Annotation:
Predicted 3D model of a 1169-nucleotide part of an RNA (large-subunit ribosomal RNA, half B) from Methanonatronarchaeum thermophilum. NCBI's taxonomy places the organism under Archaea, Methanobacteriati, Methanobacteriota, Methanonatronarchaeaceae, Methanonatronarchaeum. Model confidence (mean pLDDT): 84 of 100. It matches the Rfam family "Archaeal large subunit ribosomal RNA". Gene Ontology terms of the family: structural constituent of ribosome and ribosome.
Context: one part of a larger RNA
RNA sequence: CCGACCUGAGGGAAAUCGGCAAAUUGGCUCCGUACCUUCGGAAGAAGGAGUGCCUACCUUGCAGAAGGUAGGUCGCAGUGGCCAGAGAGCUUGGACUGUUUAAUAAAAACAUAGGUGUUCGCUAGCCCGAAAGGGUGAGUACGGACAUCGAAUCCUGCCCAGUGCGGGUACCUUAAUAUCCGGUACAACGGAAGGAAGGGCCCGUAAACGGCGGGGGUAACUAUGACCCUCUUAAGGUAGCGUAGUACCUUGCCGCUUAAUUGGCGGCUUGCAUGAAUGGACCAACGAGAGCUCUACUGUCCCCAGGUUGGACCCGGUGAACCUGACAUUCUGGUGAAGAGUCCAGAGUUCCCCAAUGGGAAGCGAAGACCCUAUGGAGCUUUACUGCAGUUUACCGUUGGGUUGUGGGGCCAGAUGUACAGCGUAGGUAGGAGGUGUCGACACCCUGUCGCCAGGCAGGGUCGAGCCGUCAAUGGGACACUACCCAUCUGGAACCGCAGCUCUAACUCCGAGAGGAAAACAUCGGUAGAUAGGCAGUUUGGCUGGGGCGGCACGCCCCUGAAAAGAUAUCAGGGGUGCCCAAAGGUCGGCUCAAGCGGGUCAGAAAUCCGCUGUAGAGUGCAAAGGCAAAAGCCGGCCUCACGGCGUCCUUCAUGGCAACGGACGCCGGGACGAAAGUCGGGCUUAGCGAACCUCUGUACCUCCACAAUGGGGGUCAGAGAUGACAGAAAAGCUACCCUAGGGAUAACAGAGUUGUCUUCGGCAAGAGCCCAUAUCGACCCGAAGGCUUGCUACAUCGACGUCGGCUCUCUCCAUCCUGGCCGUGCAGCAUCGGCCAAGGGUGAGGUUGUUCGCCUAUUAAAGGAGAUCGUGAGCUGGGUUUAGACCGUCGUGAGACAGGUCGGUUGCUAUCUAUUGGGGAUGCAAGGUUACCUGAAGGGAAGGUGGCUCCAGUACGAGAGGAACGAGCCAUCGGCGCCACUGGUUUAGCAGUCGUCCGGCAGGGCGAAGCUGCGCAGCUACGCGCCAGCAGCUAAGGGCUGAAAGCAUCUAAGCCCGAAACUGCUCCUGAAAAGAGGUAACUCUAAGGACACUCAUAGAAGAUGAGUUCGAUAGAGCCGGGGUGUAAGCACCGAGCUUCGGCGAGGUGUUCAGCCCGCGGCUACUAA
Repeated sequence: CCGACCUGAGGGAAAUCGGCAAAUUGGCUCCGUACCUUCGGAAGAAGGAGUGCCUACCUUGCAGAAGGUAGGUCGCAGUGGCCAGAGAGCUUGGACUGUUUAAUAAAAACAUAGGUGUUCGCUAGCCCGAAAGGGUGAGUACGGACAUCGAAUCCUGCCCAGUGCGGGUACCUUAAUAUCCGGUACAACGGAAGGAAGGGCCCGUAAACGGCGGGGGUAACUAUGACCCUCUUAAGGUAGCGUAGUACCUUGCCGCUUAAUUGGCGGCUUGCAUGAAUGGACCAACGAGAGCUCUACUGUCCCCAGGUUGGACCCGGUGAACCUGACAUUCUGGUGAAGAGUCCAGAGUUCCCCAAUGGGAAGCGAAGACCCUAUGGAGCUUUACUGCAGUUUACCGUUGGGUUGUGGGGCCAGAUGUACAGCGUAGGUAGGAGGUGUCGACACCCUGUCGCCAGGCAGGGUCGAGCCGUCAAUGGGACACUACCCAUCUGGAACCGCAGCUCUAACUCCGAGAGGAAAACAUCGGUAGAUAGGCAGUUUGGCUGGGGCGGCACGCCCCUGAAAAGAUAUCAGGGGUGCCCAAAGGUCGGCUCAAGCGGGUCAGAAAUCCGCUGUAGAGUGCAAAGGCAAAAGCCGGCCUCACGGCGUCCUUCAUGGCAACGGACGCCGGGACGAAAGUCGGGCUUAGCGAACCUCUGUACCUCCACAAUGGGGGUCAGAGAUGACAGAAAAGCUACCCUAGGGAUAACAGAGUUGUCUUCGGCAAGAGCCCAUAUCGACCCGAAGGCUUGCUACAUCGACGUCGGCUCUCUCCAUCCUGGCCGUGCAGCAUCGGCCAAGGGUGAGGUUGUUCGCCUAUUAAAGGAGAUCGUGAGCUGGGUUUAGACCGUCGUGAGACAGGUCGGUUGCUAUCUAUUGGGGAUGCAAGGUUACCUGAAGGGAAGGUGGCUCCAGUACGAGAGGAACGAGCCAUCGGCGCCACUGGUUUAGCAGUCGUCCGGCAGGGCGAAGCUGCGCAGCUACGCGCCAGCAGCUAAGGGCUGAAAGCAUCUAAGCCCGAAACUGCUCCUGAAAAGAGGUAACUCUAAGGACACUCAUAGAAGAUGAGUUCGAUAGAGCCGGGGUGUAAGCACCGAGCUUCGGCGAGGUGUUCAGCCCGCGGCUACUAA
């Protein structure tokens, strides 16, 4: 010194983030018990009384025993030890018991009973599984599953526009198969019709996801606004609650609590950003939850002291690890990659060991977890991208029979087909001169059907021999008859569907089976559509005075920067561009602008006209620069060169390479304009842009599908479609649950540089100060210093330099808060105000808050500022910040986020070197050794600081009110050194009391914190006691003397005198290892002296120091003294009572100021030196 304990005067939370820790309370019996309440509780509420032992009696009981009454009696204390609730009040959140992050979070989180919604009829729903199969469940809606809120009580408002979910759906959209059409009667392919789920559309639904406004005016004080107006929404926040665990401003305002309150409670409430099952409000009970208060209590503190024990330390034994480039005796300043034991300068340094402390080694530990980077990773999310399970719908297969209705295309049969004109109901084309009729024509009647109402067709009856066409007329077309076709209708057979019913035999299920149920459905398989973070793979750009947010400095053009060739950077400065124009292009010809002046009807400053001047002061499609006058500007004519093909060069891209774009020159062809020369491949020039793949278009060509054709594929050429992150991936987020590789190439802390900001000072002096700039205050402007603020930079550190505040402890600075010395004053005195010198000492205690800071309270001489890695975590703390849990508000669809709030949340290290504080050993000090005593280089201290009172003195001063000083004395306080007679503490020396238990017949002991309790010597101590002067010297500001420069004046220039707590010395301490290593005295020449060993303590961790060693009181023992405790044991007597008369009996009295004990003093050699 650390760990674990014990005790503590006076005060009593002043300590601290916070009563953390400790202390208090404690058992049993009796009395007594508030608010509130869900009537159960609260409650052991709170608060109070009693408690031992002995004797007798009574009651209960078989007894052990328990209870009661009355006496007696002891102690400081009777649950005498161990064991064993501190209590009360207000608030918050959660109802409660319970559960949770094994190893930093026990909570307000989870769960819960209860409320609600959704879903499910059992071969259910939900879940696991590839399936078989399984769970819920051998359960069945009073059940199961999912979701949400979270007891009870009072309640739960408005919104269906968005997103979901449910339902509906005339219509729209809509896949594959099948169907139809085209495609050579093939296929690919194309088209059409029809059409499921889904979507569109409509309706519903919020205890689904969610959401729930703004402006203006208004009442007879003001204020406010019941009221009114207006914009707007799907609806505009109702009841409640409200500065909240939610409120930024904020320490809101008021009240209470306190001396003082960033706290707490109660109100108000303009709620940044409350609010109703993402539940709102209230709330008894409960709790290792959070905040505040009070009582009691205390070493938490003022302010520490003593003790015990285990370590540390010493001796013996045994014996690790971390760490270790090298060297190493450092300190200060400097330098330096801007924080050095090693470099430079100066200082210091003889060597070694031990114990301590923890300042440094930017100590050890861990390739930083913050930050950034990576075409790194992972987990999670979603309306990122791309998919996949799953679900659902359609079709096909497994898959069969019958029947009804209905639909389809083809086939067969039949029928029908009316514009006008025409005898008339002319479908179209072709052929055609015949066709038809007793197998019954024409005509008539009836029935059916169609119909354009004229008639057509079919069937039946009567009748009994002709009728129709060609021709003619009409007309675009001419009729009988035949063939084919078109449209519509009817009928038929087969086929293909759709809807329904039915059957049974597949398949499925039940059943042991018989059989039954259900049934071509379902199941299963395949194809296709829809849906699909349930799951998976990925992406989520760059620049950047860190990153993000912002911006685009990411493709181009112009000017400046740019430093007179060219080139040249910044998130440098100033601008522009992603077009436009069929004329604003080509050519030929002509013309001259802006402005001013003079003149001229309406006509004005400006209209149009005339004249003069007019180098560009205009114009140029658009930026700027460079250009441009018989033009590049303006006007007109004719045109389309705003051409096809090809090449070279330039630029992009200085001087290496590189694409697209852009430009210049030339050749061939065909043109335009011009008389011609000639000009023209767009625009006065410099911006106005885009690769490959893929798709489309065009025309011409090549090629493949044997030839040809149709159709299709491939290719060449040209054009269009875009990548603006512009030499061009197809692409959203979160991570505090995070990981890896790296980076001091790059941020946060600290350092360094700088100093805008900050702080301080100065110059000038407008003004204020009645007058008067400068007693005091001092604007604008200007100049410095500092390196405490905040920035900037990114130089050092990312194989780590621990980050705020507090505590502790030390040093320094001065721009001085107090104390000291001065000057000025708008200084009478007192008290102030301003300034100068001065850093010796001091600069404190509380309330709130994590705070630094600040505000406040009472004191005070004063309650100064700053630095030392924002001094100090191998010193402490851990309240804040800054991991993982959780809540609220806000933001976000979400994962999540928030210099917003809130509750909770592991602080490692045995010290090698150095440093520092102490303790020892060795050598040296040039030549003997030793014992004492000095000198004093050097170092240290503050050894003192400050206040009050009294006298001076009610004096000086002052009209008064008031009211000093020099000097002297006495106290106090802070600080320092020392001490223990007193007081107090401790006192595991000791004595005594007493409880439980064990040993013992008693006596006497062990253990229980020393069992507890009372007292307590020595020692150590503070809360106790003692002491802590001044003097001298040199000076500062300042005051002066003499005194010139400057015949005066002047404190100064030469000279001289004063003048402060500052500086130096005396005084106090250390101090010959002071390398300049000192001096004096005595002893001694082989002894002086020292050491070991031995007995020890006034000394002490070990060493050391000191006392002693028989010529001795060094220690022990003994005795005496003094002291502590408090009257031992034994014996005698007494004792409430009881008694078998033997005795029992707590306790008392005497013997007895006894007994026991002593780290103290003395005596005494008994023991050991």